Predicted 3D model of a 65-nucleotide RNA (Fluoride riboswitch aptamer (crcB RNA motif)) from Deltaproteobacteria bacterium HGW-Deltaproteobacteria-19. Of the family's consensus pairs, 100% are formed in the model. The source organism's lineage runs through Bacteria, delta/epsilon subdivisions and Deltaproteobacteria.
RNA sequence: UCCGUGCCGGGUGAUGGGGUCCACCGAAACCGCUGUCCCAACCAGCUGAUGACUCCUGCCUGCCG
Numbered sequence: 001u002c003c004g005u006g007c008c009g010g011g012u013g014a015u016g017g018g019g020u021c022c023a024c025c026g027a028a029a030c031c032g033c034u035g036u037c038c039c040a041a042c043c044a045g046c047u048g049a050u051g052a053c054u055c056c057u058g059c060c061u062g063c064c065g
Stems, first nucleotide, its partner, number of pairs: 010025004016056006032046004
């Protein structure tokens, strides 16, 4: 350097993608919050593109050109 063989490289963390780290799950993990007497349902309202950090994209607000 080449060839062959065996094994591993999964999913999830309330809205998108990349990197790093953390946690959880093995058909489970996961599926936000508040109010209406309590629970459930219904109804109404609210926050965030992160599990955390960071970057990009999108969205919202203010200012300047």